[in-house]
Description:
A computed fold for a 317-nucleotide RNA from Pricia sp., annotated as Bacterial RNase P class A. Its mean pLDDT, the model's own confidence on a scale to 100, is 76. It matches the Rfam family "Bacterial RNase P class A". Rfam describes the family as follows. Ribonuclease P (RNase P) is a ubiquitous endoribonuclease, found in archaea, bacteria and eukarya as well as chloroplasts and mitochondria. The family's RNA type in Rfam is ribozyme. NCBI's taxonomy places the organism under Bacteria, Pseudomonadati, Bacteroidota, Flavobacteriales, Pricia. The sequence is in RNAcentral, with records from ENA. It is recorded under the gene name rnpB.
RNA sequence: CAAGCAGGCCACCCUAUCGCGGUGACCCUCACGGUCAACGAGGAAAGUCCGGACACCAAAGUGCGGCAUAGCGGGUAACGCCCGUCGUCCGCCCCAGGCGGAAAGGACCAGUGCAACAGAAAGUAUGUACAGGUAAGGCUGUAGUGAAACCAGGUAAACUCUAUGCGGUGAAACGUCAUGUAAAUCGGUGCUCGAGGGCGGCACGCCCGAGCCGAAGGGUAGGCGGUUAGAGCCUUUGGGCAAUUGAAGGCCUAGAUAAAUGAUAGGGGCUACGUCUUUGGCGUGGAACAGAAUCCGGCUUAUGGCCUGCUUUUAUU
Numbered sequence: 001c002a003a004g005c006a007g008g009c010c011a012c013c014c015u016a017u018c019g020c021g022g023u024g025a026c027c028c029u030c031a032c033g034g035u036c037a038a039c040g041a042g043g044a045a046a047g048u049c050c051g052g053a054c055a056c057c058a059a060a061g062u063g064c065g066g067c068a069u070a071g072c073g074g075g076u077a078a079c080g081c082c083c084g085u086c087g088u089c090c091g092c093c094c095c096a097g098g099c100g101g102a103a104a105g106g107a108c109c110a111g112u113g114c115a116a117c118a119g120a121a122a123g124u125a126u127g128u129a130c131a132g133g134u135a136a137g138g139c140u141g142u143a144g145u146g147a148a149a150c151c152a153g154g155u156a157a158a159c160u161c162u163a164u165g166c167g168g169u170g171a172a173a174c175g176u177c178a179u180g181u182a183a184a185u186c187g188g189u190g191c192u193c194g195a196g197g198g199c200g201g202c203a204c205g206c207c208c209g210a211g212c213c214g215a216a217g218g219g220u221a222g223g224c225g226g227u228u229a230g231a232g233c234c235u236u237u238g239g240g241c242a243a244u245u246g247a248a249g250g251c252c253u254a255g256a257u258a259a260a261u262g263a264u265a266g267g268g269g270c271u272a273c274g275u276c277u278u279u280g281g282c283g284u285g286g287a288a289c290a291g292a293a294u295c296c297g298g299c300u301u302a303u304g305g306c307c308u309g310c311u312u313u314u315a316u317u
Stems, first nucleotide, its partner, number of pairs: 002312009012268007020040002023037005042289001046300002049298005054170004061204004066166005071085005086105001088102006106161002111159002113155002128143005174225004185215005196208003232251008270286007
């Protein structure tokens, strides 16, 4: 210096003016509106992949089917996540070992399937060469190919088996208030001999049940709660190898609904290029991925830069 692995930090800053969102106080009889104040996106807010909280459907049932996971131990609300450890594989070294890295790590004496190249053949055999044998026949032996030749072996990011777990839907959940119309018309069907619905892939079972389906037509399409104080964040400290957890103190940190979180100007910082009188000055440019929508824990993906440690040791991708 390059690549890889692990970890941490930042995500331009300040001022002025204008503007947006909800909140609080004040003005206003109320509303509308106005003034002032503090606050106002992310590390991924993303994909919606996994796990939960919460809500409703039977306090969510039984069987089949389906899906997921897979050494051992631990963490957690939970997980397919995280940590530790054993084994396997890869690279290096001073090679009984150490350092770094990778992963889809239960079971092929239950069954089924698959198998490159070589080989006659990888199996319900179109049975090779040589030798032997038989009434006949791969019936017998040897050779040859291969990891393995009717004897078995390999393979489960093959079906499958085993163990464990999983009911469904998803904030357009759900609750509540309000507005309006046509409780009408026509056709079909059903009313305990049960239509239809909860109910989801199927069956059973349970519950509700007097309406349901279609046609044409009429009306509404708003508010509030849920909803942001939470498995929350910061600091110190104890336990633990670690993931993580206990205690004490402090903090309040977006809640929009077609969806606010911005624009302009000036100054400063960073950076690229050019130039000069080169610890620097001047000029011109650049600054990524991206945009909360019930909330939380993960994973994955996108992305600009800085720092630290480790591995390889000059390495084209």